[in-house]
Molecule: transfer RNA
Organism: Candidatus Aenigmatarchaeota archaeon
RNA sequence: GCGCGAGUAGUCUAGUCUGGUAGGACACAGGCUUGCCGAGCCUGUGACCCGGGUUCAAAUCCCGGCUCGCGCA
Numbered sequence: 001g002c003g004c005g006a007g008u009a010g011u012c013u014a015g016u017c018u019g020g021u022a023g024g025a026c027a028c029a030g031g032c033u034u035g036c037c038g039a040g041c042c043u044g045u046g047a048c049c050c051g052g053g054u055u056c057a058a059a060u061c062c063c064g065g066c067u068c069g070c071g072c073a
Stems, first nucleotide, its partner, number of pairs: 001072007010026004020056001028044005049065005
């Protein structure tokens, strides 16, 4: 340099194919329970790598960029 894959919350991830309210677990905060802690239960906070395009509507489709991984040279 070329090709392929990946990027979603503090962490891990589903959803992308087939556009239509971004979901789950852990963590964190509050509450219930308990003599206390822990466990358990309930509630809450928080995310689509960046820019542009298409569209009524983009995490999803298209283009460019960045980062990481693999392969070729």